The RNA shown here (small-subunit ribosomal RNA) has 1452 nucleotides and comes from an uncultured prokaryote.
Its mean pLDDT, the model's own confidence on a scale to 100, is 81.
RNAcentral holds the sequence, with entries from ENA.
RNA sequence: CUCAGGAUGAACGCUAGCGGCAGGCCUAAUACAUGCAAGUCGAGGGGUAUAUUACUUUCGGGUAAUAGAGACCGGCGAACGGGUGCGUAACGCGUAUGCAACUUACCUUUUACUGGGGGAUAGCCCGGGGAAACUCGGAUUAAUACCCCAUGGUAUUGUUUGAGGGCAUCUGAAGACAAUUAAAGAUUUAUCGGUAAAGGAUGGGCAUGCGUGACAUUAGAUAGUUGGUGAGGUAACGGCUCACCCAGUCAACGAUGUCUAGGGGUUAUGAGAGGAUGAUCAGCCACACUGGGACUGAGACACGGCCCAGACUCCUACGGGAGGCAGCAGUGGGGAAUAUUGGUCAAUGGGCGAGAGCCUGAACCAGCCAUGCCGCGUGUAGGAAGACGGCCUUCUGGGUUGUAAACUGCUUUUAUAUCGGAAGAAAACGCCCUUGCGAGGCAAAUUGACGAUACCAUACGAACAAGCACCGGCUAACUCCGUGCCAGCAGCCGCGGUAAUACGGAGGGUGCAAGCGUUGUCCGGAUUUACUGGGUUUAAAGGGUCCGUAGGCGGAUCUUUAAGUCAGUGGUGAAAUCCUGCAGCUUAACUGCAGAACUGCCAUUGAUACUGGAGAGCUUGAGUAUUGUUAAGUUAGGCGGAAUUGAUGGUGUAGCGGUGAAAUGCAUAGAUACCAUCAGGAACACCGAUUGCGAAGGCAGCUUACUAAACUAUUACUGACGCUAAGGGACGAAAGCGUGGGGAGCGAACAGGAUUAGAUACCCUGGUAGUCCACGCCGUAAACGAUGAAUACUCGAUGUGUGCGAUAUACUGUACGCGUCCAAGCGAAAGCAUUAAGUAUUCCACCUGGGGAGUACGCUCGCAAGAGUGAAACUCAAAGGAAUUGACGGGGGCCCGCACAAGCGGUGGAGCAUGUGGUUUAAUUCGAUGAUACGCGAGGAACCUUACCUGGGCUAGAAUGUGAUUGCUCGAUUCAGAAAUGGAUCUUUCCUUGGACAUGAAACAAGGUGCUGCAUGGUUGUCGUCAGCUCGUGCCGUGAGGUGUUGGGUUAAGUCCCGCAACGAGCGCAACCCCUAUUUCUAGUUGCCAGCACAUAAUGGUGGGGACUCUAGAGAAACUGCCCGCGCAAGCGGUGAGGAAGGUGGGGAUGACGUCAAAUCAUCAUGGCCCUUACGCCCAGGGCUACACACGUGCUACAAUGGCCGGUACAGAGGGUUGCAACAUAGCAAUAUGAAGCCAAUCCCAAAAAGCCGGUCUCAGUUCGGAUUGGGGUCUGCAACUCGACCCCAUGAAGCCGGAAUCGCUAGUAAUCGCGUAUCAGCAAUGACGCGGUGAAUACGUUCCCGGGCCUUGUACACCCGACCCGUCAAGCCAUGGGAGUUGGGUAUGCACUGAAGACGGUUGCUGCGAGGCGCUGUUUAGGGCAGAACUAGCGACUGGGGCUAAGUCGU
Repeated sequence: CUCAGGAUGAACGCUAGCGGCAGGCCUAAUACAUGCAAGUCGAGGGGUAUAUUACUUUCGGGUAAUAGAGACCGGCGAACGGGUGCGUAACGCGUAUGCAACUUACCUUUUACUGGGGGAUAGCCCGGGGAAACUCGGAUUAAUACCCCAUGGUAUUGUUUGAGGGCAUCUGAAGACAAUUAAAGAUUUAUCGGUAAAGGAUGGGCAUGCGUGACAUUAGAUAGUUGGUGAGGUAACGGCUCACCCAGUCAACGAUGUCUAGGGGUUAUGAGAGGAUGAUCAGCCACACUGGGACUGAGACACGGCCCAGACUCCUACGGGAGGCAGCAGUGGGGAAUAUUGGUCAAUGGGCGAGAGCCUGAACCAGCCAUGCCGCGUGUAGGAAGACGGCCUUCUGGGUUGUAAACUGCUUUUAUAUCGGAAGAAAACGCCCUUGCGAGGCAAAUUGACGAUACCAUACGAACAAGCACCGGCUAACUCCGUGCCAGCAGCCGCGGUAAUACGGAGGGUGCAAGCGUUGUCCGGAUUUACUGGGUUUAAAGGGUCCGUAGGCGGAUCUUUAAGUCAGUGGUGAAAUCCUGCAGCUUAACUGCAGAACUGCCAUUGAUACUGGAGAGCUUGAGUAUUGUUAAGUUAGGCGGAAUUGAUGGUGUAGCGGUGAAAUGCAUAGAUACCAUCAGGAACACCGAUUGCGAAGGCAGCUUACUAAACUAUUACUGACGCUAAGGGACGAAAGCGUGGGGAGCGAACAGGAUUAGAUACCCUGGUAGUCCACGCCGUAAACGAUGAAUACUCGAUGUGUGCGAUAUACUGUACGCGUCCAAGCGAAAGCAUUAAGUAUUCCACCUGGGGAGUACGCUCGCAAGAGUGAAACUCAAAGGAAUUGACGGGGGCCCGCACAAGCGGUGGAGCAUGUGGUUUAAUUCGAUGAUACGCGAGGAACCUUACCUGGGCUAGAAUGUGAUUGCUCGAUUCAGAAAUGGAUCUUUCCUUGGACAUGAAACAAGGUGCUGCAUGGUUGUCGUCAGCUCGUGCCGUGAGGUGUUGGGUUAAGUCCCGCAACGAGCGCAACCCCUAUUUCUAGUUGCCAGCACAUAAUGGUGGGGACUCUAGAGAAACUGCCCGCGCAAGCGGUGAGGAAGGUGGGGAUGACGUCAAAUCAUCAUGGCCCUUACGCCCAGGGCUACACACGUGCUACAAUGGCCGGUACAGAGGGUUGCAACAUAGCAAUAUGAAGCCAAUCCCAAAAAGCCGGUCUCAGUUCGGAUUGGGGUCUGCAACUCGACCCCAUGAAGCCGGAAUCGCUAGUAAUCGCGUAUCAGCAAUGACGCGGUGAAUACGUUCCCGGGCCUUGUACACCCGACCCGUCAAGCCAUGGGAGUUGGGUAUGCACUGAAGACGGUUGCUGCGAGGCGCUGUUUAGGGCAGAACUAGCGACUGGGGCUAAGUCGU
């Protein structure tokens, strides 16, 4: 960082049967068309249009009576109800109090009163202006409208007496005197109304305690400001306002400022504490287009009132006017998004009214919307041929969908149709009765929007009703197909590059269900801000150190107090909500009733252990005094010797110096070296130590002075005076800065010389600042014990410094320091462990993923360098700690190997052979590619092989099986053709009569050297024949893991021994197996022949023999067994003995767990994919053999240790009938012809060669060397052109021992010599695999190179060093800092500017009988203007760094 849970006024996607109960503009307090939302009263008043009736008429009308709309005057209401959340960080809200500082219409209680008079004014009428809104003038009129007079009190004011009470100011019964102020009527005559006063109730106003956001990168704010006196004002207190006086007041317990926000009951979550929230409901506040203002009134500074200013909209005849949905509906706009321009006053409630009643978008209902919660349904029982279809499959078999369907029986909620049909209604009024008045009672009538309601019944028929998401892990649920790092998925980890349970589809499954998913937000999980309940040695985190202010905390005893604390009681904590119980709707949701709860606040009464306050005394904490001791503690002065350097003089001569090696440098103008003298600066060898001192930084020659500290001893004195410490102060290494000195050595920068690919470095020669001193700054370090200070407690061992005690150098005790090791305990571990990181307490500091970044901006400090404080955007899914196993190291220790060394012979140079790369080609088939490909697959490419290319052909196919049918086929001849193939002719099967043989329709199984060795089996290479790799149980560790397997020895070996928390075991090692070396026994044919015979020119040729060689079967033998020495043992050493062989005798086979996605799909097998008149099959020809070149492996050489010629000797192991072939003949020869023997210890291949003997050549491109080329042949084969081998003649190239480099080999080995075999017609074989002959040299040793094993160490590596990784530059994208400036926003301030309405004043003008009004004017002020600051936001050429981005550059 992420998920699983719960919630939501939600939105979106897919889907949708019903009902009940709720909810429904979260955004633009944006603008609004239209209608409605506040009226009512004729029982307050005047009174009309009009209607009816009657009368009358000049037929226009008029008069009277009755009823009487609208409008008007008047009363009450309109301040309620309804809406919204702009503003407000506030006494706004919540809670608890107070008002002795107040008010309250209507209602209610009580008391008293209600007398007389007057002048107007709407309306109506007449006339005028205006488009309109509206308005002006005249005449006239009423009232419960207005005014005057009277009366009056417990009213008000003034003066005054003042019981009593209280709370500081005070209040006040009862009085006295003076002044002032009331009233309204209606009428059915009974009441209603009116006035004054005092109570009540209700509502309100004010004040106060406490609680109630963020930011300190906002630290100072304030002039009516704080207080006082007086006055004014208000319902009322108050700087509320004014005059004067004082200088206060608020603030680190966060004032002021900026930003954000209606607050609470609640709601949701949570175990709780909390963190979040403030829709609906109910109580409070604020607001009503924006800003200001008052009027009326009991109440407003008033949503549907007024005035003014502003913005906007509308009307206009341009002169003027009108308006305010944040009421209910509705419209535009905004937005992801939120409803009808509905019905009714039936109920509840409100206003008015005496009442009927009227009004009421309050309210009650209905409509729309799955927005939520709750309930119901979409059937139910049986039913296996386990149907069809789908999907899967190891495939014709099975599994699954699935009792699911079909089919049979049953039911009918819902839907549809029809019949019936509530409750909600109580009445009021009126009638009657009782009553003094309120009021009470009886009977009857009337009143329902919802409502075609709920509900009940009947009919009908399974009939009308299921989706959504998910299925890699977390997380319940798996397969197939498609796709191929594409398309896409994804909450996190991560899927996808040809076998995807992760993408898309399908089948199946899982979960929920009329809903299901996604998205957003909140809480949870997260003890991940930790009050409950975290940390700080190394993970993020202890301040560099000390002093000390505020604050926090604080020893022990007694008394007191009762603030904290605890208990009881009272009040309050609205209702609703939550919880419990009961009840009502069929149930539930929902609702009602009751209880509990509301953890809070206030008051009061107690308790007094603890904390606090007050008082008194105490000594152990702390301090003082006295004694002694200790030390590189500090500051200042003086002195000292050694050394370096320099100067002078002397001796002396050619180098010195420096390095890995050199050079720069110094030196014949005399250096270096040596001696003497002098100068100057800095640092103090030895002692010296895991020593000592200091708060830390730090402190080292000796000495003097001043000064600080610690410890010890005595317990004398004070009596808690203590601990910690935010801000603050002081100190604070090195470097650096300023001023002035000083400057020997060293020495950044700089210069030169080297090194190097480069070398702005490391090394060398010089050398300036600096280092030193004085004064002043800086204030940081890995300022570290990476460990804050203080106190107490908690096993031991050991060393050391300094004291003290006993007499003491032994020894021991005690105190304070400095170290090491360990127990308990702690810790993630490493580790810590009386010097704690243990157990506790107190206080401070600090931390909360990595990067961005200790950066930016702001502020403070600094001369500067810079320091302190200290973010965000953006980005990543990690970063980090400790430990583990490996791997690695130009880390360490031990050991081994032809690993080096010591030797011998090669390769690399030449020619050729062969393989590979490359190139070429129609094709040059394919694979193998460091070691571990390259004479490898291939143990044998002319055709075939053959897979490649070109061309010609075939299509159930070239092969095999089943197989109906047929008696063909085969064979021979012939034609076309390159052949395959096609056509034609001839011939026509055997016999135990059922098969053989052949053909072979249809059908089923084809075929592929096509792809994937990274899907696989099998096989193989390599590390490596290295000595390792593991397991069981136990033990240790939270765990990964460890132990065993390490250690000490020893071995070829994890071989063995000893030790050991290990004890055992397995796979490897060794042994067992084969060959070989010796020997015994047995057996002798084809082998052998000693002795005996025979035969021959000669030969084991023959008879015989088993002695010997040999053959091939069975044994024996070697085990450090014996001896000596060393060693505990294992074992090692010995020119020991014996033995054919001696320490594994030599060789082979044998290859642990595993590594390299090592090799092979082309040996074979095989999953998947691909091709199917072709990527299959047949045929001919070509190619695999090409050739500028490069590499590997070999052969032959370069010669005399040789070549050639002649003579002559000795093997082993193999092969042979499509064969080996003696022998003979021909040929120079390869070979040919003829031919004995042999299916092999019998015959043949077969000559072994080097060797030995003799001869020749005589150092040369040769009698070396044999390439190349020409000619002629032989053999195999259908066929030697591309493209075979061999023979003969001729030709006679390069090459005279091979650069850098590199390979093999330790004894019958290297070297050298020949022989054989497989494959095979033949052969490109110099290859491979075997066999024997001749037969060496060297190993001091393990420093180095390479590889390996064990132990140990470091690690930021684990794809494991071919690792990882840093920075600049270049490219793209993103956010951000600075920036000349520019454009906005809200807001404070100033101004001698302007200034509406209103209020408060003034007033000589006008008017009125008067009260007053009008006019004019002053003050104040919204708004406007000007000015110039601060704050904040956008843009901005250019510029700074930062982040991110598979394969860029340079270095490391």